[in-house]
Molecule: RNase P RNA; transfer RNA
Organism: Paracoccaceae bacterium
RNA sequence: GCGGGGGGCCGGAUGGCCGCGGGUAUACAGGCCCGAGGAAAGUCCGGACUCCGGGAAGCAACGGUGCCGGGUAACGCCCGGGCGGAGCAAUCCGACGGAAAGCGCCACAGAAAACAGACAGCCCCGAUACCGGGGUGAUGGUGAAACGGUGGGGUAAGAGCCCACCGCGCCCCUGGCAACAGGGGCGGCACGGCAAGCCCCACCGGGAGCAAUGCCAAAUAGGAACCACGCGGGGGGAUCCCCCCCAGGGCCGCUUCUGCCCCAGUGGUUCGGGUUGGCAGCACGAGCCCGCGGGCAACCGCAGGGCCCAGAGGAAUGGCCAUCCCUUCCCUCCUGCAGGGGGGGGGAACGGACAGAAUCCGGCUUACAGGCCCCCCGCGCAC
RNA sequence: GGGCGGUUAGCUCAGGGGUAGAGCACUACGUUGACAUCGUAGGGGUCACUGGUUCAAUCCCAGUACCGCCCA
Numbered sequence: 001g002c003g004g005g006g007g008g009c010c011g012g013a014u015g016g017c018c019g020c021g022g023g024u025a026u027a028c029a030g031g032c033c034c035g036a037g038g039a040a041a042g043u044c045c046g047g048a049c050u051c052c053g054g055g056a057a058g059c060a061a062c063g064g065u066g067c068c069g070g071g072u073a074a075c076g077c078c079c080g081g082g083c084g085g086a087g088c089a090a091u092c093c094g095a096c097g098g099a100a101a102g103c104g105c106c107a108c109a110g111a112a113a114a115c116a117g118a119c120a121g122c123c124c125c126g127a128u129a130c131c132g133g134g135g136u137g138a139u140g141g142u143g144a145a146a147c148g149g150u151g152g153g154g155u156a157a158g159a160g161c162c163c164a165c166c167g168c169g170c171c172c173c174u175g176g177c178a179a180c181a182g183g184g185g186c187g188g189c190a191c192g193g194c195a196a197g198c199c200c201c202a203c204c205g206g207g208a209g210c211a212a213u214g215c216c217a218a219a220u221a222g223g224a225a226c227c228a229c230g231c232g233g234g235g236g237g238a239u240c241c242c243c244c245c246c247a248g249g250g251c252c253g254c255u256u257c258u259g260c261c262c263c264a265g266u267g268g269u270u271c272g273g274g275u276u277g278g279c280a281g282c283a284c285g286a287g288c289c290c291g292c293g294g295g296c297a298a299c300c301g302c303a304g305g306g307c308c309c310a311g312a313g314g315a316a317u318g319g320c321c322a323u324c325c326c327u328u329c330c331c332u333c334c335u336g337c338a339g340g341g342g343g344g345g346g347g348a349a350c351g352g353a354c355a356g357a358a359u360c361c362g363g364c365u366u367a368c369a370g371g372c373c374c375c376c377c378g379c380g381c382a383c
Numbered sequence: 384g385g386g387c388g389g390u391u392a393g394c395u396c397a398g399g400g401g402u403a404g405a406g407c408a409c410u411a412c413g414u415u416g417a418c419a420u421c422g423u424a425g426g427g428g429u430c431a432c433u434g435g436u437u438c439a440a441u442c443c444c445a446g447u448a449c450c451g452c453c454c455a
Base pairs, nucleotide, nucleotide: 001379002378003377004376005375006374007373008372009371010370012324013323014322015321016320017319018318020035021034022033023032024031037354041365042364044363045362046361047360048359049209050208051207052206054258055257056256057255058254059253062205063204064203065202066201067081068080069079070078071077082096083094084093085092086091097200098199102198103197104194105193106192119140120139121136122135123134124133125132126131148166149165150164151163152162153161167189168187169186170185171184172183173182174181175180213280214279215278216277223271224270225269226268227267228266229265232246233245234244235243236242237241248262249261250260251259287307288306289305290304291302292301293300294299325352326351327349328348329347330346331345332344333343334342335341384454385453386452387451388450389449390448393407394406395405396404401438409425410424411423412422413421431447432446433445434444435443
């Protein structure tokens, strides 16, 4: 210098005038302070919070996650590692448990698509045109995929039939918390693919969502429909009544334990009708910045320092002007043999990405003009 | 704001791994004097889009776009 890889950040700046929302205060004017994002988005995960479902445990059903270890409030997220794949490398990608528990599927082609079997071919025997019986799975062809692969021995031809190496499975040893890796021995091969088909294994999970929910005010005038409901037994105080025990019934899909209800006109559910006002939830929090310490890292700790950082409800965050920055275009000058590149001056833009908080938080995913910084790899050249 | 569902021919819809159909509509021919009806034949598809799983995707799994429904 060229090419490539990874990480982080910014994403117009400053000033003036006018306007909008919130706060500061009890009210008005005026003043002061604050006022979008890295994704506020998609609503794809995980939580906080609230209500609903008698509660708890186990099981079933349903849904989800899926190599190992760690982080975290939690996660399908993050970090580190293993294995597999891509790349010369830096580095990147991986829904990455189980197909020898079972079921199912594998179109067309092909003899055969998974228990196995044999179309052509090859070999042996009988027979000698053909054909019949037997052996074989080496060769051919089909397919996405063909029942271990390569080489040698062996044989009538062949074949794990035998041997070596590779693959596969089982056992042992060593290293590692583990995933796994390395080594040794045994087995002659049984075991094709699909689990983002059912399923098995391990782990996790009640349902709904701030238009949740609570309080106040206002309004309605007790409207309609449906459902449930006892007359058990015994004992005691006492005799209208109360208490205790047993049995029965009801309230979670099932079981167990436990709790609650069961007696006089009450309770429940649903619909209808009315209200579309106020307050809370709701803005100080798994909070932000810096420093120190621990850890490879994610992250964690600190009675170390500093900060308050939008907010409400159908919803504010905007407009104009000036100067500057960037981009694009036009004119012009310099450098340069030229293409191209670099630099200076002037002008224009009705140019400045994606986008817009709605209960809050941690992630993921998707969108994003242009620009800045740091680290690493390969090749070439020079010293 | 929050919760769900859908997208297949011009229209309305089936199809839930093996290369896509039905009804109506359209075109041509026949029938009729002519039209309708009827009959025969035919054309027409990025299965919304982009990736992934698989030998193979309309179908299974993600993401994106658009449309519709429900909740105070």